[in-house]
Molecule: RNase P RNA; transfer RNA
Organism: Steroidobacteraceae bacterium
RNA sequence: GGAGUCGGCCAGGCAAUCGCUGCGUCUCACGACGCGGAGGAAAGUCCGGGCUCCACAGGGCAAGGUGCCAGGUAACGCCUGGGGGGCGCGAGCCCACGGAAAGUGCAACAGAGAGCAAACCGCCCAAGACGCAGCCGUUCGCGACGGGACUGGUCGGCAUCGUCCGGCCGAGCCGCCGCGGCAAGUGCUGCGGACGGCAAGGGUGAAACGGUGCGGUAAGAGCGCACCGCGCCGGUGGCAACACACGGCGGCACGGCAAACCCCACCUGGAGCAAGACCAAAUAGGGAAGCGCGCGAGUCUUCGGGCUCGUUCCUGCGGCCCGCAGGGGCUUCCGGGUAGGUCGCUCGAGGCGCACGGCGACGUGCGUCCCAGAUGGAUGAUUGCCCGCGACAGAACCCGGCUUACCGGCCGACUCCCACU
RNA sequence: GGGCCAUUAGCAAAGCGACCCAAUGCGCUCCCCUGUCGAGGGAGAGAUCGUCCUUUUGAAUCCGACAUGGCCCGCCA
Numbered sequence: 001g002g003a004g005u006c007g008g009c010c011a012g013g014c015a016a017u018c019g020c021u022g023c024g025u026c027u028c029a030c031g032a033c034g035c036g037g038a039g040g041a042a043a044g045u046c047c048g049g050g051c052u053c054c055a056c057a058g059g060g061c062a063a064g065g066u067g068c069c070a071g072g073u074a075a076c077g078c079c080u081g082g083g084g085g086g087c088g089c090g091a092g093c094c095c096a097c098g099g100a101a102a103g104u105g106c107a108a109c110a111g112a113g114a115g116c117a118a119a120c121c122g123c124c125c126a127a128g129a130c131g132c133a134g135c136c137g138u139u140c141g142c143g144a145c146g147g148g149a150c151u152g153g154u155c156g157g158c159a160u161c162g163u164c165c166g167g168c169c170g171a172g173c174c175g176c177c178g179c180g181g182c183a184a185g186u187g188c189u190g191c192g193g194a195c196g197g198c199a200a201g202g203g204u205g206a207a208a209c210g211g212u213g214c215g216g217u218a219a220g221a222g223c224g225c226a227c228c229g230c231g232c233c234g235g236u237g238g239c240a241a242c243a244c245a246c247g248g249c250g251g252c253a254c255g256g257c258a259a260a261c262c263c264c265a266c267c268u269g270g271a272g273c274a275a276g277a278c279c280a281a282a283u284a285g286g287g288a289a290g291c292g293c294g295c296g297a298g299u300c301u302u303c304g305g306g307c308u309c310g311u312u313c314c315u316g317c318g319g320c321c322c323g324c325a326g327g328g329g330c331u332u333c334c335g336g337g338u339a340g341g342u343c344g345c346u347c348g349a350g351g352c353g354c355a356c357g358g359c360g361a362c363g364u365g366c367g368u369c370c371c372a373g374a375u376g377g378a379u380g381a382u383u384g385c386c387c388g389c390g391a392c393a394g395a396a397c398c399c400g401g402c403u404u405a406c407c408g409g410c411c412g413a414c415u416c417c418c419a420c421u
Numbered sequence: 422g423g424g425c426c427a428u429u430a431g432c433a434a435a436g437c438g439a440c441c442c443a444a445u446g447c448g449c450u451c452c453c454c455u456g457u458c459g460a461g462g463g464a465g466a467g468a469u470c471g472u473c474c475u476u477u478u479g480a481a482u483c484c485g486a487c488a489u490g491g492c493c494c495g496c497c498a
Base pairs, nucleotide, nucleotide: 001417002416003415004414005413006412007411008410009409010408012386013385014384015383016382017381018380020037021036022035023034024033025032026031039392043403044402046401047400048399049398050397051272052271053270054269063268064267065266066265067264068082069081070080071079072078083097084095085094086093087092098263099262103261104260105257106256120202121201122198123197124196130192131191132190133189134188135187140180141179142178143177145175146174147173150172151171152169153168154167155166156165157164158162210228211227212226213225214224215223229252230250231249232248233247234246235244236243237242276343277342278341279340286334287333288332289331290330291329294311295310296309297308298307299306300305313327314326315325316324317323350369351368352367353366354365355364356363357362387390422494423493424492425491426490427489428488431447432446433445439478449465450464451463452462453461471487472486473485
């Protein structure tokens, strides 16, 4: 110098004039003066809490939500720290990150095979089966026929008397045929290929039931071994998640999807300031009391009516009771409640500073400050000067978060690259 | 203050994990028919499924955020 990461902050400034609004003081009042008057998101209303009313013995189901571990907090789906996974050279960033060896379900197309795997191409012919070829082996009895004369029997011969020669016989023997029994339809070798073996290689797919190497084999394969990976048990470290080039066991089983149903653990009562509290007209309606119309009973009467008592009365439906429906004047009082008004309303899990504890979120203590509160709803307009020319946007019960929108600028910490010293 | 729904071609509207670069009707374009128009017949075009993400092998569809439009509820008589 360039590129980048993280955290924090600001959100045009100053002045004048005229307005609006809350509070305080003064004033009978009109008014006057003083002080205060939007945001980091006031927004979306996505979470959590305070506050208020209603509901509520306890437990369970349903529904919804959350989902590595520990801590923080009033609480949270937030924050901090840590673990695991992923990305980045790095500072750092991202992750709905429990369970798929409880069950159900899903996986188009392609592919041989997609869920207690399969065999298309391919490799193999060891074993077993099959096919072809060759070789080897192939028994006993009886009978018939044929053969030859080695053994046997018999007769004869000799200058040689012999392991001699010749003739005859044909039992054993050999061959072949028939019958019967027994045994067997096989053994060996070679070749073949599959309805056999294999899963290494090819190929399909998002995904194909560990990886590399050596051995091994007919070819192969955790089939065996070494290393790596994985699972289980133990040990060690850590509060834990988890980690370990610690030990043992297991040749390896247990693929993916739960933002599919589901299972497990934990959390959640409902409504919202138009909550809710108080004061309180007019009209209508409700209740009570009195008077009393009407009605009933009694009584008096000059028959017009009067007086006393009751009214839980009268009318309709119905034979009657019960029951149901409808009706009844005036005065006073009471309660609910509407309009209207007051409160709730802003001093609060508050801001700032310092100290201490903690890696941190945060907590504790001390000091200091008061900083919008309307209810047709205020925070604006004009002018002048300056600069880098000004974004998103405006309270309505309050607070803690998250998310979204936003011209630009400042500060701090850190990383990488280049150059120079 | 509280709650709910919709968004798919010019218009209406189905589809709610793969069959879907998405059905159907009206409209539009071209051809046939007609002297011409209409009607009728045939062929065809036209959709980044409101936007951006997430999960998944795969999203119009599930999840989240946002945008636009619309609807409902509230107190008394």